Annotation
The part of an RNA shown here (large-subunit ribosomal RNA, domain I) has 501 nucleotides and comes from Methylolobus aquaticus. The sequence was found in a public genome assembly. The prediction has a mean pLDDT of 84. NCBI's taxonomy places the organism under Bacteria, Pseudomonadati, Pseudomonadota, Methylococcaceae, Methylolobus.
[in-house]
Context: one part of a larger RNA
RNA sequence: CGCAUACGGUGGAUGCCUAGGCGGUAAGAGGCGAUGAAAGACGUGGUAGCCUGCGAAAAGCUUCGGGGAGGUGGCAAACAACCUGUGAUCCGGAGAUGUCUGAAUGGGGCAACCCGGCCGGUUCUAACCGGUCAUCGCAGACUGAAUACAUAGGUUUGCGAGGCGAACCCGGGGAACUGAAACAUCUCAGUACCCGGAGGAAAAGAAAUCAACCGAGAUUCCCUUAGUAGUGGCGAGCGAACGGGGACCAGCCCUUAAGCUUGUGUGUGUUUAGUAGAAGGCUCUGGAAAGGGCCACCAUAGAGGGUGAUAGUCCCGUAUACGAAAGGCACAUGCAAGUGAAAUCGAGUAGGACGAGGCACGUGAAACCUUGUCUGAACAUGGGGGGACCAUCCUCCAAGGCUAAAUACUACUUACCGACCGAUAGUGAACUAGUACCGUGAGGGAAAGGCGAAAAGAACCCCGGUUAGGGGAGUGAAAUAGAUCCUGAAACCGUAUGCGU
Numbered sequence: 001c002g003c004a005u006a007c008g009g010u011g012g013a014u015g016c017c018u019a020g021g022c023g024g025u026a027a028g029a030g031g032c033g034a035u036g037a038a039a040g041a042c043g044u045g046g047u048a049g050c051c052u053g054c055g056a057a058a059a060g061c062u063u064c065g066g067g068g069a070g071g072u073g074g075c076a077a078a079c080a081a082c083c084u085g086u087g088a089u090c091c092g093g094a095g096a097u098g099u100c101u102g103a104a105u106g107g108g109g110c111a112a113c114c115c116g117g118c119c120g121g122u123u124c125u126a127a128c129c130g131g132u133c134a135u136c137g138c139a140g141a142c143u144g145a146a147u148a149c150a151u152a153g154g155u156u157u158g159c160g161a162g163g164c165g166a167a168c169c170c171g172g173g174g175a176a177c178u179g180a181a182a183c184a185u186c187u188c189a190g191u192a193c194c195c196g197g198a199g200g201a202a203a204a205g206a207a208a209u210c211a212a213c214c215g216a217g218a219u220u221c222c223c224u225u226a227g228u229a230g231u232g233g234c235g236a237g238c239g240a241a242c243g244g245g246g247a248c249c250a251g252c253c254c255u256u257a258a259g260c261u262u263g264u265g266u267g268u269g270u271u272u273a274g275u276a277g278a279a280g281g282c283u284c285u286g287g288a289a290a291g292g293g294c295c296a297c298c299a300u301a302g303a304g305g306g307u308g309a310u311a312g313u314c315c316c317g318u319a320u321a322c323g324a325a326a327g328g329c330a331c332a333u334g335c336a337a338g339u340g341a342a343a344u345c346g347a348g349u350a351g352g353a354c355g356a357g358g359c360a361c362g363u364g365a366a367a368c369c370u371u372g373u374c375u376g377a378a379c380a381u382g383g384g385g386g387g388a389c390c391a392u393c394c395u396c397c398a399a400g401g402c403u404a405a406a407u408a409c410u411a412c413u414u415a416c417c418g419a420c421c422g423a424u425a426g427u428g429a430a431c432u433a434g435u436a437c438c439g440u441g442a443g444g445g446a447a448a449g450g451c452g453a454a455a456a457g458a459a460c461c462c463c464g465g466u467u468a469g470g471g472g473a474g475u476g477a478a479a480u481a482g483a484u485c486c487u488g489a490a491a492c493c494g495u496a497u498g499c500g501u
Stems, first nucleotide, its partner, number of pairs: 001500009015486001016450002020421002022418007029410002031164002039101003042055003046079001049075003061095006070083003106115003116133007135161009168199001169197005179186001183233001209216002220247005230238002251402003254346001259339014274322003280295005296313002298302001304316003351375008361387001382397005437444002457485001460472004
């Protein structure tokens, strides 16, 4: 040095576990904000830090309910000082307080800071306290130039707006990579993205619609028709409708109406705390019984979780039956108040020309819809459409408006579910996680779970530097479960023995 065996060290795989995730189902809710939001800064405890809660009235105050013995949130024990059957802690409803920043709004500003005006009060001349002072829009009143009337402008009062938020929706703008095996029309795609606006849904919507000589009867969504008819450098591709079957159904108004909104009363339901809630013993093994054996019981409850191993009958629960002083929501109904557009059956419209866009339809034979420019009718004895256009025929009535449901989505709440994950997985994050750390910044972005049933977390003794660490003793079922703590693989490093060289 190699091989083998045994025992260790290191290391943290594997197994088991779950405090966290992921995906869904059914309901609810679908907004918050100048009565100052979302998000924060700084404070706040007998307390040094972080988290949580709260706001100078600061882990809290008042009140109304629930509840019934302990309590002063967590990491996190101890001590101190307290509270509590005159009902604390805790849970729910309503209220009070609510520093500073932030739309931030008195002015400024490098967010959490600086500096004011006016009114009132305390007190008494130096402060403090309370209130108020942004901008824009609309309405009203007052005032008011050049300029006579007026108008512009100014002042003021009232009301409203502003910002945030996950997706869904409507509108205004709007790419490129890519595909076409290159590329320009085309495609990707009206997608991504930007902007504006709204709602719990939005949008659309009661035929100037389809159909085909038979008829249907608003809109929306799904299945089909159908990858069909078409369209297309007829390339790549794009791609309907009629009709049929379903979901859901609802119609109305414009000489003041369909209605809608708000407040308030009553009733019902629901929601925001809760209450009651059946039935098991003996014995064996064991550290421990819920396991084995024996004999019982309940069940509208044998869902689930916990308890020293696997419990219907030990605990929390579960089935079931009840429950609200106060607040919210829905519906019904009574009363009261408010609102009710544009307009007068639709004229600078229909139609036309040119240029575009939308329609599955790329200018094509291209109808139909929208309109930037220019034009421009008829008036129900009228007008539009039926895919160039004409006639016949059929059908409808534009140029005003409202409208639930079926449909889309889930940041959020509650309950439940999973041939979903189980710590290199599952969220980036099971733990001080959008933390530490990196970056001027936009931004990027981790690692890190497990003693034991219970701390019973090792009194005391010994070695040692009043260490570290270890050896005894003790606890425990177990300490090779000793806090670097369940299990403890491999690589790697040793010790002992044997063999070989």